[in-house]
RNA sequence: UACAGAGUAAAAGUUCGUGCGUUAAGUGUUUUGCAGACGGGGAGUUGCUGUGAAAACGAAAGGGAAACCUGCGGUGCGGACUUUGCAUCCCGCUGUU
Numbered sequence: 001u002a003c004a005g006a007g008u009a010a011a012a013g014u015u016c017g018u019g020c021g022u023u024a025a026g027u028g029u030u031u032u033g034c035a036g037a038c039g040g041g042g043a044g045u046u047g048c049u050g051u052g053a054a055a056a057c058g059a060a061a062g063g064g065a066a067a068c069c070u071g072c073g074g075u076g077c078g079g080a081c082u083u084u085g086c087a088u089c090c091c092g093c094u095g096u097u
Base pairs, nucleotide, nucleotide: 002096003095004094005093010084011083012082013081014080015079016078017077018076019075020073021072022071029055030054031053032052033051034050035049036048040091041090042089043088061070062069063068
C1' cells in the first nucleotide's frame, strides 16, 4: 500500500411465567412536535426506538352460587432459545501481502 476479517447497541420470531382488558383499555394505521440509541474512538441519516397531541378504524366470549376456570386480544412486563444486526463515512483492531 492492497485485499480479507472480527466485534456492539439493538430488533424480530418462538416458547414459558406473570399481569391487564373482554363494562374495550391496549395493539395496529395516518399526520405532526419532541427526545434517545446506533461495533473500540469520532461523525451520523430521509432509517430505528420511545414519547406528547390530533384523526380515522376497531374485537369473542363461554361456564360457575361464588371463588374462580376455559377462551379471546396483531395486549403489558420478565426469563429462555433462535435468527438478524454498526444505514453510511473516517480512524483503530486481526490476518495476508

Overview: The prediction has a mean pLDDT of 80. Predicted 3D model of a 97-nucleotide RNA (THF (Tetrahydrofolate) riboswitch aptamer). It was read from a public genome assembly, where an Rfam model found it. Rfam family: THF (Tetrahydrofolate) riboswitch aptamer. The family has 101 seed sequences and 747 matches in Rfam 15.1. Gene Ontology term of the family: tetrahydrofolate metabolic process.